The RNA shown here (Glycine riboswitch aptamer) has 86 nucleotides and comes from Alphaproteobacteria bacterium MarineAlpha5_Bin5.
Lineage of the source: Bacteria > Pseudomonadati > Pseudomonadota > Alphaproteobacteria.
The sequence was found by an Rfam model in a public genome assembly.
The prediction has a mean pLDDT of 78.
RNA sequence: UUUAUUACAUUGGGAGAGAUUAAUUCAUUUUAACGCCGAAGGAGCAACGACCCGGAAACUCUCAGGCAAAAGGACCAUGUAAAUUA
Numbered sequence: 001u002u003u004a005u006u007a008c009a010u011u012g013g014g015a016g017a018g019a020u021u022a023a024u025u026c027a028u029u030u031u032a033a034c035g036c037c038g039a040a041g042g043a044g045c046a047a048c049g050a051c052c053c054g055g056a057a058a059c060u061c062u063c064a065g066g067c068a069a070a071a072g073g074a075c076c077a078u079g080u081a082a083a084u085u086a
Stems, first nucleotide, its partner, number of pairs: 001086001005082005011077003018034001020033004035067003041063001042061003048054002
């Protein structure tokens, strides 16, 4: 100098789905009902292979969470650090 990786960040980007209905409240509060979403977290999975494992997750489920804005947000970019390949 370079390659894939990990961690971090007063940084940038970042989707989906009822501002539903009824009662209640100072209130965007609280309770109940029905519907819906997949990208925090959690759970599950085939062929196949070297078979207590990998495949495996952005697929499936929707427990939790969420369904105006805000917040959150997998992930991507950037920066820093570590370790790694050449």